[in-house]
Context: one part of a larger RNA
RNA sequence: AGCGAACGCUGGCGGCAUGCCUAACACAUGCAAGUCGCACGGGUGGGUUUCGGCCCACCAGUGGCGGACGGGUGAGGAACGCGUAGGGAUCUGUCCUUCGGUGGGGGAUAACCGCGGGAAACCGCGGCUAAUACCGCAUGGGGCGUCGGCGUGAGAGCCGGCGUCAAAGGCGCAAGCCGCCGGGGGGGGAGCCUGCGUCCGAUUAGCUGGUUGGCGGGGUAGCGGCCCACCAAGGCGUCGAUCGGUAGCUGGUCUGAGAGGGCGACCAGCCACACUGGGACUGAGACACGGCCCAGACUCCUACGGGAGGCAGCAGUGGGGAAUAUUGGACAAUGGGCGCAAGCCUGAUCCAGCAAUGCCGCGUGGGUGAAGAAGGUCUUCGGGUUGUAAAGCCCUUUCGGCGGGGACGAUGGUGACGGUACCCGCAGAAGAAGCCCCGGCUAACUUCGUGCCAGCAGCCGCGGUAAUACGAAGGGGGCGAGCGUUGCUC
Numbered sequence: 001a002g003c004g005a006a007c008g009c010u011g012g013c014g015g016c017a018u019g020c021c022u023a024a025c026a027c028a029u030g031c032a033a034g035u036c037g038c039a040c041g042g043g044u045g046g047g048u049u050u051c052g053g054c055c056c057a058c059c060a061g062u063g064g065c066g067g068a069c070g071g072g073u074g075a076g077g078a079a080c081g082c083g084u085a086g087g088g089a090u091c092u093g094u095c096c097u098u099c100g101g102u103g104g105g106g107g108a109u110a111a112c113c114g115c116g117g118g119a120a121a122c123c124g125c126g127g128c129u130a131a132u133a134c135c136g137c138a139u140g141g142g143g144c145g146u147c148g149g150c151g152u153g154a155g156a157g158c159c160g161g162c163g164u165c166a167a168a169g170g171c172g173c174a175a176g177c178c179g180c181c182g183g184g185g186g187g188g189g190a191g192c193c194u195g196c197g198u199c200c201g202a203u204u205a206g207c208u209g210g211u212u213g214g215c216g217g218g219g220u221a222g223c224g225g226c227c228c229a230c231c232a233a234g235g236c237g238u239c240g241a242u243c244g245g246u247a248g249c250u251g252g253u254c255u256g257a258g259a260g261g262g263c264g265a266c267c268a269g270c271c272a273c274a275c276u277g278g279g280a281c282u283g284a285g286a287c288a289c290g291g292c293c294c295a296g297a298c299u300c301c302u303a304c305g306g307g308a309g310g311c312a313g314c315a316g317u318g319g320g321g322a323a324u325a326u327u328g329g330a331c332a333a334u335g336g337g338c339g340c341a342a343g344c345c346u347g348a349u350c351c352a353g354c355a356a357u358g359c360c361g362c363g364u365g366g367g368u369g370a371a372g373a374a375g376g377u378c379u380u381c382g383g384g385u386u387g388u389a390a391a392g393c394c395c396u397u398u399c400g401g402c403g404g405g406g407a408c409g410a411u412g413g414u415g416a417c418g419g420u421a422c423c424c425g426c427a428g429a430a431g432a433a434g435c436c437c438c439g440g441c442u443a444a445c446u447u448c449g450u451g452c453c454a455g456c457a458g459c460c461g462c463g464g465u466a467a468u469a470c471g472a473a474g475g476g477g478g479c480g481a482g483c484g485u486u487g488c489u490c
Base pairs, nucleotide, nucleotide: 001489002488003487005486006485007484008483009482012362013361014360015359016358017357018355019354020320025318026317027316029315030314031313034065035064036063039062040061042059043058044057045056046055047054048053072273073272074271081198082197083196084195085194086193087192090190091189092188095186096185097184098183099182100181101180102179103137105135106134112127113126114125115124116123117122142165143164144163145162146161147160148159149158150157169178170177171176199245200244201243206236207235208234211233212232213231214230216228217227218226248270249269250268251267252263253262254261255260275296276295277294278293279292298309299308300307301306326352328351329350330349334348335346336345337344338343365395366394367393368392375386376385377384378383399431401426402425403424404423405422409417434479435478436477437476438475439460440459441458445474446473447472448471449470455462456461
């Protein structure tokens, strides 16, 4: 000097920040991811009807997109995890740009109806039905596979043959708009590889069998011992392998003249994890926090047959701890998902609440006032000091209070914050000061009490009858809505 602090005493206001560092302990309750009727058929209710139907609202279902983002945490991990500089064998929904296409058919199935099983969670059988759901066929500019030719050092590339691969409609009176399929380019995103850097221990010295390399294959979006068969016997290590311990990494942050040292909370980038362990499915993307399956521990329900659950999301509870907040408001703004849109959802976010936790600002009054009042305290008893301090007189009104007006944030509409900020007016010095220290270091001294007791103490050291060092008082010094103490870092 610093702190995500805590503790003690004290505490007026505002702005801006910050707030489980411990048990990645367990969690009641609510909310945190939905949306689309302009993909589709129904159910319920309502309106209308020329009795054909049409329209509206709600509901679940099929289907689409999203749930891989956003939000949390730091357990694990010493690793291409991160940082930095590069590489090339890859993928990429939506978006931008561009080229071409969108022909003609088919069979189902939820919902619904019927029956049945079950305590429940749910499930089975039969029957009906739609689609932008599913499946053949056609077409192929193009992609992919393969063969041949040209080309070349080898290629890239160009040409041709064969095989193979597409599609969906909706709304609108219409124009058209939104879609759908295949290909090229771009953008942003992602995966992979490499050089270098990245804590402590040698009281860890040898480690290694898919191990190291090759050939062939499998697998992948893709390279690769990633995986497999075979072959070879390699690979790493005192320039510290292996083993053990510790740890998320970085931009940064704290300190310091710097070099360096410590740290990695908030904010931002990356990584990892989502009760513990394992696994895949779907998908452009996951091995998926609020998806699935299996195993385990735990909790709950049960009719004992069987089921349900996962706050390291936001609040909140118990527990642990020296210690860390509201079961708040709003989608008004910014941003995200879905939707043609209207709009819906959004504990992201924006706000409010709590806490002197920190930083910054302000106030607790200003002027005048000597009979230097009273009281306290000391005294050599003369007086000194508290002290212009108070009172008194004059004045002001910040903050706070009361009353009135009242935003910006919102380009046209829309304001949670909020009757907030801010402005005006009113009353009245009125409501607002403490904490630590005073032996030396170190700024600030006397009296009494105590008597190696009681106690103090960061170091030196004080206290055993005159203690500036203990306790109290008067006085003084320091800082001030804080002041001290403890812990930690430089």
This is a predicted structure of a 490-nucleotide part of an RNA (small-subunit ribosomal RNA, 5' domain) from an uncultured bacterium.
The prediction has a mean pLDDT of 89.
Its Rfam family is "Bacterial small subunit ribosomal RNA".